[in-house]
RNA sequence: UCUUUAUCGUGAGUGGUGGAGGGAAAGGCCCUUUGAAGCCACGGCAACCGCCCGCAGCAACAUAGCGGGGUCCGGUGCCAAAUCCUUCUCUGCUUGAGGCGGAGGAAGAUAAGGA
Numbered sequence: 001u002c003u004u005u006a007u008c009g010u011g012a013g014u015g016g017u018g019g020a021g022g023g024a025a026a027g028g029c030c031c032u033u034u035g036a037a038g039c040c041a042c043g044g045c046a047a048c049c050g051c052c053c054g055c056a057g058c059a060a061c062a063u064a065g066c067g068g069g070g071u072c073c074g075g076u077g078c079c080a081a082a083u084c085c086u087u088c089u090c091u092g093c094u095u096g097a098g099g100c101g102g103a104g105g106a107a108g109a110u111a112a113g114g115a
Base pairs, nucleotide, nucleotide: 001115002114003113004112005111006110007109008108013042014041015040016039017038021031022030023029025087026086027085028084043079044078045077048075049074050073051070052069053068054066055065083107088104089103090102091101092100093099094098
């Protein structure tokens, strides 16, 4: 970098440093000198992998299985706003423009595996 699978309306921030940006892209709308990004420290959330327990299974043990429970000790991730909203297709209601919904997709993020 490509690819597969799963998840994405829950949840969780203070301090130091830094000094103007940030929220992937575009449009919108926001956040930000009452201090952005990045970095550091400490804290927290979550439960993908690990780990522990249970279920199921087995003569027994182990492996594989389970929208099951626990946990942060280990590997990641995350801690404004729904992935902040929309974007493409189909579709419902309504309309002067337009507005409000539903289903699916694309893109993105994270994890675990593969090339």

Model confidence (mean pLDDT): 78 of 100. A computed fold for a 115-nucleotide RNA from a Deltaproteobacteria bacterium, annotated as SAM riboswitch aptamer (S box leader). The source organism's lineage runs through Bacteria, Pseudomonadati, Myxococcota and Myxococcia. Its Rfam family is "SAM riboswitch aptamer (S box leader)". Rfam links the family to the GO term regulation of gene expression.